[in-house]
Context: one part of a larger RNA
RNA sequence: GGCUUACGGUGGAUGCCUUGGCGCUAAGUGCCGAUGAAGGACGUGGGUCACUGCGAUAAGCCUCGGGUAGUCGUGAACAGACGUUAAUCCGAGGAUUUCCGAAUGGGGAAACCCGUGGUUGCGAACCAACCACAUCACCUGCUGAAUCUAUAGGUUGGUGAAGGGCACCUGGGGAACUGAAACAUCUAAGUACCCAGAGGAAAAGAAAUAAUUCCCUGAGUAGUGGCGAGCGAAAGGGGAUCAGCCCAAACCGUUUCAGCUUGCUGAAACGGGGUUGUAGGGCCUGACGUAUGGGAGUUACAAAACAAAUUGUUAGUGGAAAGGUGUGGGAAAGCCUACCAAAGAAGGUGAUAGUCCGGUACACGAAAACAAUUUGUCUCCCGUCAGGUACCUGAGUACUACCGGGCACGCUAAUCCGGUAGGAAUCUGGGGAGUCCACUCUCCAAGGCUAAAUACACUUAGCGACCGAUAGUGAACAAGUACCGCGAGGGAAAGGUGAAAAGUACCCCGUUGAGGGGAGUGAAAUAGAACCUGAAACCGUAAGCUUACAAGCAGUUGAAGGGCUAAUGGCGGGUCGGUGCUCCGGUGAAAGCCGGGUGCGCGCCGCUAUGCCUGACAGCGUGCCUCUUGGAGAAUGAGCCUGCGAGUUAAUCUCAGUGGCCAGGUUAAGGCAGUUAUAGCCGAAGCCGUAGCGAAAGCGAGUCUUAAUAGGGCGUUUAGUCGCUGGGAUUAGACCCGAAACCGGGUGAGCUACCCAUGGCCAGGGUGAAACGAGUCUAACCACUCGUGGAGGCCCGUACCUACUAACGUUGCAAAGUCAGGGGAUGAGCUGUGGGUAGAGGUGAUAUGCCAAACGAACUCGGAGAUAGCUGGUUCUCCCCGAAAUAGCUUUUGGGCUAGCGCUAUAUGUUUAAUACCGGAGGUAGAGCACUGAAUGGGCUAAGGGGCUUAGUGCUUACUGAACCCAAUUAAACUCCGAAUGCCGGUAUUCCAUAAUAUAGCAGUCGGACUACGGGAGAUGAGUUUCGUGGUCGAAAGGGAAACAGCCCAGAUCAUCAGCUAAGGUCCCUAAAUCCAAGCUAAGUGGGAAACGAUGUGGGGUUACUCAAACAACCAGGAGGUUUGCUCAGAAGCAGCCAUCCUUUAAAGAGUGCGUAAUAGCUCACUGGUCCAGUGAUCCUGCGCGGAAAACUUAACGGGGCUAAGCUUGGUACCGAAGCUAUGGGUCUCAGCCUUGUGCUGGGGCGGUAGGGGAGCGUUCUGAGAGCAAUGAAGGUCGACUGGAAAGACGGCUGGAGCGAUCAGAAGUGAGAAUGCAGGCAUGAGUAGCGCAAAACACGUGAGAACCGUGUUCACCGUAUGUCUAAGGUUUCCGACGCCAGGUCAUUCCGCGUCGGGUUAGUCGGGGCCUAAGCAGAGGCCGAAAGGCGUAUGCGAUGGAUAGCCGGUCAACAUUCCGGCACCACUGAAGAGGAGCGAUGAGGGGACGCAGCGAGGUAGACCAGCCUGUGAUUGGUCGUGCAGGUGCAUCUGACGUCAGGCGACGGGUCUGUAGGUAAAUCCGCAGACUUAGCUGAGGUCAGGUGGCGAGCCCUUGAGGCAUAAGUGAGUUAAGCCUUGCUGCCGAGAAAAGCCUCUAAGCGAUUAAGACCUUUUUAGUGCCCGUACCGCAAUCCGACACUGGUAGACGGGUAGAGUAUACCAAGGUGAAC
Repeated sequence: GGCUUACGGUGGAUGCCUUGGCGCUAAGUGCCGAUGAAGGACGUGGGUCACUGCGAUAAGCCUCGGGUAGUCGUGAACAGACGUUAAUCCGAGGAUUUCCGAAUGGGGAAACCCGUGGUUGCGAACCAACCACAUCACCUGCUGAAUCUAUAGGUUGGUGAAGGGCACCUGGGGAACUGAAACAUCUAAGUACCCAGAGGAAAAGAAAUAAUUCCCUGAGUAGUGGCGAGCGAAAGGGGAUCAGCCCAAACCGUUUCAGCUUGCUGAAACGGGGUUGUAGGGCCUGACGUAUGGGAGUUACAAAACAAAUUGUUAGUGGAAAGGUGUGGGAAAGCCUACCAAAGAAGGUGAUAGUCCGGUACACGAAAACAAUUUGUCUCCCGUCAGGUACCUGAGUACUACCGGGCACGCUAAUCCGGUAGGAAUCUGGGGAGUCCACUCUCCAAGGCUAAAUACACUUAGCGACCGAUAGUGAACAAGUACCGCGAGGGAAAGGUGAAAAGUACCCCGUUGAGGGGAGUGAAAUAGAACCUGAAACCGUAAGCUUACAAGCAGUUGAAGGGCUAAUGGCGGGUCGGUGCUCCGGUGAAAGCCGGGUGCGCGCCGCUAUGCCUGACAGCGUGCCUCUUGGAGAAUGAGCCUGCGAGUUAAUCUCAGUGGCCAGGUUAAGGCAGUUAUAGCCGAAGCCGUAGCGAAAGCGAGUCUUAAUAGGGCGUUUAGUCGCUGGGAUUAGACCCGAAACCGGGUGAGCUACCCAUGGCCAGGGUGAAACGAGUCUAACCACUCGUGGAGGCCCGUACCUACUAACGUUGCAAAGUCAGGGGAUGAGCUGUGGGUAGAGGUGAUAUGCCAAACGAACUCGGAGAUAGCUGGUUCUCCCCGAAAUAGCUUUUGGGCUAGCGCUAUAUGUUUAAUACCGGAGGUAGAGCACUGAAUGGGCUAAGGGGCUUAGUGCUUACUGAACCCAAUUAAACUCCGAAUGCCGGUAUUCCAUAAUAUAGCAGUCGGACUACGGGAGAUGAGUUUCGUGGUCGAAAGGGAAACAGCCCAGAUCAUCAGCUAAGGUCCCUAAAUCCAAGCUAAGUGGGAAACGAUGUGGGGUUACUCAAACAACCAGGAGGUUUGCUCAGAAGCAGCCAUCCUUUAAAGAGUGCGUAAUAGCUCACUGGUCCAGUGAUCCUGCGCGGAAAACUUAACGGGGCUAAGCUUGGUACCGAAGCUAUGGGUCUCAGCCUUGUGCUGGGGCGGUAGGGGAGCGUUCUGAGAGCAAUGAAGGUCGACUGGAAAGACGGCUGGAGCGAUCAGAAGUGAGAAUGCAGGCAUGAGUAGCGCAAAACACGUGAGAACCGUGUUCACCGUAUGUCUAAGGUUUCCGACGCCAGGUCAUUCCGCGUCGGGUUAGUCGGGGCCUAAGCAGAGGCCGAAAGGCGUAUGCGAUGGAUAGCCGGUCAACAUUCCGGCACCACUGAAGAGGAGCGAUGAGGGGACGCAGCGAGGUAGACCAGCCUGUGAUUGGUCGUGCAGGUGCAUCUGACGUCAGGCGACGGGUCUGUAGGUAAAUCCGCAGACUUAGCUGAGGUCAGGUGGCGAGCCCUUGAGGCAUAAGUGAGUUAAGCCUUGCUGCCGAGAAAAGCCUCUAAGCGAUUAAGACCUUUUUAGUGCCCGUACCGCAAUCCGACACUGGUAGACGGGUAGAGUAUACCAAGGUGAAC
């Protein structure tokens, strides 16, 4: 380390439970709001966090009623109270009801700010309380412009509206995805959505018929429709409910007005009248008639109210009946004996209760409010007929044309609605009846109202074959919460101690921890609050076996060894009475109790076959799923465990099974009684069937066709229908998960793009434009030189902005950074604040860039479960059968449809198949060349070319050569021929196989692979591609081929420690022959390979030589002419050329090689001798050899190894498989038999993917129904049990309250995979990392110190890492205590936790003042609606205006408190002065750019001076030593600056004045006179006040004493005074405060009074912010994050400098 067992931890499955959900039924209710709603904010309790309630009268106040002993809401206790003088509580009615919100006095960033008038408060300022004050519409009165009347407008009073509401409803607008396998008409769909409006319902509705509404039916019919996909009525019938009316007009009249003809006409308002189609009404004439009557009514038809009764709702009341025993913690269980029941519904009580509690059946009850019904009071209405007359009966209407929409109806289209253009009639009239016309019938438009039946929500009551904490609502719990997002919006997790807290007193360990051990409570504490049960993953502890020479799918089979055991088995035991049943006896009313006995069961004891754990070693053996021709695959998916997770439901159709009725079957909506209802009874409207044929009229067992009686087609000889169950189809999301997209309504410009308004920022250095001045020059102009000057999308370079390069970083410091360089840096610059532009869009110095970290069209919610011919996944078992990867068509090839092949049922019953025979058709293989082509050689020849020529019809031939002949060939698209197989038909035989065929239902398959043979393509390449025929795989295991889907053998129903074989094997690995016989091979050939090569070797032939002596070897010869000739320097056999003879010989070439300059020399051919028997050549053939080089390692027999254990031939034996046989079992099927049993006998089958069929197991719930259970249910866990499987018992332990056999029924019914979902736990791993950087020591504190505190030393920043401040944050600030979590370690510490404390303003900032961009916007204009624009006006800072400074002080605040000294506004009083004052009007002013340029002064700094302290341990040091300090603030008055600015184009005075919307003394203009001043930072002087400031002392404190210097004509900066000056072109806010002027009005010339100025004095002065961080650990970046963040100050030395370096003040040392 592995396996096992026991015991734990972790974790929260399972079981049980339910406070919460979901669905349905019945009844009831249904709007709220200016009398301030819905919804909120903030408060409210003794202490109060959340919820609930309530509102400053604040978990409540008052009255009435109910009710009765307890109460102060819940989590949730404590303290303190209340209550029989009736509380709390319940019901009804009142009171109060902050602020926001329509929000309504104005404003506004909702819950805040600011007002005006009146009244009140001792009330002037100031403050407070109460009331009123919005807009619009209508009515009414008053008033009242331009313009006389009038109108517009203004205004008093009155009434109303506004806003909200889940769903339902009506109307105005109105998509897209999708479907049509594409798409445009069409569909989706008038859906989603937006908007307006209404109500408890809405809408519709009382006939110019579209017949009020709703349900069933008609009917998926008639129709409509790229006649595609689809869409789809109506009439009629059955039901629910039922209800009808009023105006306009004619005519009559009243009032007012107008006109004029002065009594008529007209108009308006009102009253009467009147309301319809077999027309009605008016008017006129005539007749009859009456009420002490009749009718109706509060929802229409007219309208208001009261009373009574009854019933009901909103609180309530009464309400029967049980005891004992015994187990237990507890009785409601068991047992015994009773009782009630108009009550045995359901719930609770310490387990399961009719009789314990509360309830239930039944009966009863209301001061008050509400509802309904009835009655009464009350209110309203009431002529009829006949005749005449021709007055009325809804006008830009009906209708027409064109167009659009809606009607089921997409148009040739009736009917209805609308747009544009035309445009009637008047009862002798008009509309409709599906174009239109005629006739007929029917109705009366162009005005209006109307309940019920219907829809939806809520309340109450009840129910559920609905869920039970990953379920059911998102939410059982402080859930629309926490959290995320700028926002719209998104959106969780989380239940259980126990009967009762009896929630562990006390002791001990430990840091007065956390946690634990005892003790105690309790039935139980392994029920201890992280609490019922407590599974698995995962992590341990202990024990048994095993493991250190051994290799891997981890198992399986066998098994040595070691350890344990007496069982869910067997036998025995009574020396165990312990226990249950039983028997007997006693007792008792009985249950029961006591005693005894026998047998059985359990327990106990003994024996025992056995069983369990481990497992050395050996044989065999490449996971699962998916997708595939094919997967161990190195193709997909899964880290592991637990839970959840996918063919459902409805309607219609079809088939099968089953049941009812049957020529019939069946109800739908609805109704009835009123109940334990899932039951019963009505209801035939309708549907299907009973008759068909035809286009139809129509006829009918027939009919149609036709001239037909013929013929033919379709029918006729009959079974249906309604339920239930199952298979399938269609329409619906339709098995589940999954897009990218499309459309609609909203939310976003806090990021970023551009724009608008208003502010801010840019060290320092350089260059030196225009212009000007001077000089030179010139007649003059020009020009030149020098100087002044200070321009520039100028130069260098900080801040700032940017992002070109490289590196680092890439699970980062950082979802874009760091470091080192780079670019711009007075400009088209950068930047703050407030605004604007919005997705079919904006913006864009265009990059398709940016629009909140993903933009070729943002985000969010909805349509929506879009669609997906695509991918993935799809959950228990067994049995039977079992495919296809092909054809045709297809915008089709990875998809479909039909056929083929499969399954099931029924029917037929050998029809199938094989073989044999008989009879057929055919043109392949082969063959052939007769045709058609191709093609070789030869012959012959026409013809052509060349030449000759007498030019002729000529001659000739190195040439070419058709046709023809001969020989030999060739073909998929040649055939004079032509098989074998195969195919078709017939007959017979064999085989018995769910073979074949038909009909019906249900599929799957359309990617195939290799192999053999026959072909095509290709290279007669491919593990290539494409056909045909067969096989195998696919979907097939077993044996062989080492391993190896497709090859060889062979088809697995199960078992067996039986046998025989196939392929292939038999030396060892490894079962079987070291078998037999005959050969071959020598190469490890065997055990990889070709052309080609080779005296390898065996066999067979042919041929040559050979005893007349061959071949080889040895000995010898190998000569002469001649050095042949030629050539050549030479050429003599042997450079080369020609020739190649003759002679001697046994033989010898004018020479086969070597060699020489040429000779020479050696040798061969050839010959003789020696020797002696075969020797050569060549062909065929068996087995071998060479040819033969690759990459991790021998590696080309599977290994050892083999000379056979290789190869060939023959033979015998054996091994060898899941084949065959044997024996036994299972199941399916066929046949037979009877005893009819899923029996017996016999036969046969049983591999299996897609797929079809059959039979079962289990889970949850329901009904019926044995029962079981505290003497212990479910669940969990363990065990040697049972079954063919899914599974099921039994026993022990745990557990502590439910469970369930059996028969039926209903399903959210079975998990291993979906990069599934949720939770838990692993692995990686004690690994990466701990986020740039300086710490060390001592002491203290503490249980504990690298980190906390103090001190010392050291180090870092220092145009910051210091200080102030805006935004933003929102208590983080300060103190005490603490250390579970947070802090990247630790922590005694903290920006952490708990408790307490802290922010003080007339002058600071904001409001009470002003306006900019922009926003809102009375009236107004425009627009389907929503809404858009905009005047007056208002709001709106980033700007204008605006009165306080120094010092001190707390742990924490200070321009705020305190001290001192000031100032502003308003009011009162007192005084002085003036004659004017006075505004929403007039004028002035406020009031503005950029760059450059200074001068003086000042804050600050430096230096000097001055003051205080000090002077040493060393060589020197009383000096120019050392250390420190010093220079403050304000008021009043005076001076008025060789600061500056303005200034003769000015100032002042006076006069005039037609302009400044009226007026003006003001401004403007004109004129006259006059005139050098005016303003002003700072400074100085005088006076006053206050502060700061070293040190010393002790009694150490809120102490005492003392109170130094405080100076300079010194040097010095972009800032401030400073809005200046100069230059330039881009020409540079508004309004108020302020000053002046007058109008209305007031006031005076006199006292008072009014107004203004001024002095003194007394008062008054509101609201909000104020802590702390603020370049950062408090902001924005998910973090205690190397990033980002506007403005102000910013010292010294060196330096041009804010560069850079080092320092000061101050801060810090980065949390491993």

A computed fold for a 1712-nucleotide part of an RNA from an Anaerolineaceae bacterium, annotated as large-subunit ribosomal RNA, half A.
NCBI's taxonomy places the organism under Bacteria, Bacillati, Anaerolineae, Anaerolineales, Anaerolineaceae.